A computed fold for a 375-nucleotide RNA from an Acidimicrobiia bacterium, annotated as Bacterial RNase P class A. It is recorded under the gene name rnpB. It matches the Rfam family "Bacterial RNase P class A". The family's RNA type in Rfam is ribozyme.
RNA sequence: CGAGUUCGCCGGGCGACCGCGGCCCAUCUCACAGGGCUGAGGAAAGUCCGGACUCCACAGGGUACGGAUGCCGGCUAACGGCCGGGCGGCGCGAGCCGACGGAAAGUGCAACAGAAAGCAAACCGCCGAUGGCCUCCCUCAGGGGCGGCACAGGUAAGGGUGAAACGGUGGGGUAAGAGCCCACCAGCAUCCUGGGUAACCGGGGUGGCUCGGUAAACCCCAUCCGGAGCAAGGCCGAGCAGGGGUGCCGGUGACCCGCCGAUCAAACCCCGGGUUGGCUGCAUUGAGGCCCCGAGCAAUCGUGGUCCCAGAUGGAUGGUCGCCCAAGGGUCGAAAGACUCUGGACAGAAUCCGGCUUACAGGCGAACUCGCAUU
Numbered sequence: 001c002g003a004g005u006u007c008g009c010c011g012g013g014c015g016a017c018c019g020c021g022g023c024c025c026a027u028c029u030c031a032c033a034g035g036g037c038u039g040a041g042g043a044a045a046g047u048c049c050g051g052a053c054u055c056c057a058c059a060g061g062g063u064a065c066g067g068a069u070g071c072c073g074g075c076u077a078a079c080g081g082c083c084g085g086g087c088g089g090c091g092c093g094a095g096c097c098g099a100c101g102g103a104a105a106g107u108g109c110a111a112c113a114g115a116a117a118g119c120a121a122a123c124c125g126c127c128g129a130u131g132g133c134c135u136c137c138c139u140c141a142g143g144g145g146c147g148g149c150a151c152a153g154g155u156a157a158g159g160g161u162g163a164a165a166c167g168g169u170g171g172g173g174u175a176a177g178a179g180c181c182c183a184c185c186a187g188c189a190u191c192c193u194g195g196g197u198a199a200c201c202g203g204g205g206u207g208g209c210u211c212g213g214u215a216a217a218c219c220c221c222a223u224c225c226g227g228a229g230c231a232a233g234g235c236c237g238a239g240c241a242g243g244g245g246u247g248c249c250g251g252u253g254a255c256c257c258g259c260c261g262a263u264c265a266a267a268c269c270c271c272g273g274g275u276u277g278g279c280u281g282c283a284u285u286g287a288g289g290c291c292c293c294g295a296g297c298a299a300u301c302g303u304g305g306u307c308c309c310a311g312a313u314g315g316a317u318g319g320u321c322g323c324c325c326a327a328g329g330g331u332c333g334a335a336a337g338a339c340u341c342u343g344g345a346c347a348g349a350a351u352c353c354g355g356c357u358u359a360c361a362g363g364c365g366a367a368c369u370c371g372c373a374u375u
Base pairs, nucleotide, nucleotide: 001371002370003369004368005367006366007365008364009363010362012324013323014322015321016320017319018318020039021038022037023036024035025034041346045357046356048355049354050353051352052351053229054228055227056226060257061256062255063254066225067224068223069222070221071085072084073083074082075081086100087098088097089096090095101220102219106218107217108214109213123159124158125155126154127153130152131151132149133148134147136145137144138143167185168184169183170182171181172180186210188207189206190205191204192203193202194201195200233280234279235278236277242271243270244269245268246267249261250260251259252258288307289306290305291304293302294301295300325344327342328341329340330339331338332337
């Protein structure tokens, strides 16, 4: 210098004017006017996980259906999140990716090609020992021998198909072959042993000889999950018209137990009638932000200091102008540059937090890797 990887951060700035929401000040109160302060995000988004909070009981035991998760350790209020590690795959590398339990329980599936896709099978090939057929020879007449055919049949080494074809190499063996036998290797099961908290890694012995893939297919195993959600819930106000049914139980939003309430006027269901308002929850105190120090590889935790940080309910957070900055275009110019035009990504709170995922013009910083060049 070029090409990359990981992590973190920013994502227009300043000023003037106009406008909008909230809070405060002042006037006895309210409203308006006035003054002051304050007013979107890293994702406020998707609503996908986990919680806080609220109601149902304080959410307890069991069953069924269902859902989620699935290597190990740690962090956390919790998690399906994060950090660290193991294993597998990819990359020269920094690093990246992985629902990463079970396929010798069962069921299912596998396009095309191929003989054959799961328990066997045979297209080319090889063999044809044995049986059969043919020729020739011998004979003690029963048969025997040399050779041939590829008819029965044998084979799974070699070729070919495929993403995948029933371990690999070598030797023995055989008619030809084959874990058929043997040695070594791989794999599986099991035992012993060293290291590690563990996942797992390493070493040694024994065994039968090989048992294919697929579970974000059904399924099996283990663990976890009560339901509804701020339109939760509480208070106030306004308004209305009752009628019918069930019939001793109702609630706990699958069922049973249990629990709670009621026990003779309530409860539930259906039809009909009324309302579509206000306050609260709700926004100064939180699993809160920032900074220093300490512990830890890290996620994170602890001590101390400091700060208070949007809040509506037809829903505020906007607009114009000027200068500057990033970016892009045009003209002039040999170049440096000058002038001029355009113009600012994705998006946007609604009970609140922790995550994940998705969108995002452009820019900045740190650490690391590879290549080339120079010293």